[in-house]
RNA sequence: UAAGUAUCAAGAGCGCGACGAGGGACUGGCCCUAUGACUCGCCGGCAACCAGCUUAACGAGCAAGGUGCCAAUUCCAGCCUGAAACUUCAGGAAAGAUAUGUC
Numbered sequence: 001u002a003a004g005u006a007u008c009a010a011g012a013g014c015g016c017g018a019c020g021a022g023g024g025a026c027u028g029g030c031c032c033u034a035u036g037a038c039u040c041g042c043c044g045g046c047a048a049c050c051a052g053c054u055u056a057a058c059g060a061g062c063a064a065g066g067u068g069c070c071a072a073u074u075c076c077a078g079c080c081u082g083a084a085a086c087u088u089c090a091g092g093a094a095a096g097a098u099a100u101g102u103c
Base pairs, nucleotide, nucleotide: 002102004100005099006098007097008096013043015042016041017040018039022032023031024030026078027077028076029075044070045069046068049066050065052062053061054060055059074095079092080091081090082089083088
C1' cells in the first nucleotide's frame, strides 16, 4: 500500500507549556477558533481491538503492555429505497476512521 473481517448513538481535559491561523478527511451546509483553535511536548483521563490474567469452556470479569481516542452521532447531508409533501423523517449503502490478521 491492497483486498478481507469487526466496530463507529456510549465514554473521556474549560489542565500546563510551545507555536500563531487556521481546523472539523473530500464537496456543500453548519460549526470551532486571537477569550488562542489546529499541531507538538508533558500531565490527566476514556475505551477492552490485539497481547496478558481469572474462569472447565462459551460468555463474562480484571486490566492500559501494543494501538486508538478525549467539541458537536463518523457534526449533518452527498447514492439508493420507503414515508410524508418540497422540505423533513426512517432505513440501507458508499466514503471515511480505528483495530486485526494475510500478501
Description
The prediction has a mean pLDDT of 78. SAM riboswitch aptamer (S box leader), 103 nucleotides, folded computationally. The sequence was found by an Rfam model in a public genome assembly. It matches the Rfam family "SAM riboswitch aptamer (S box leader)". Rfam links the family to the GO term regulation of gene expression.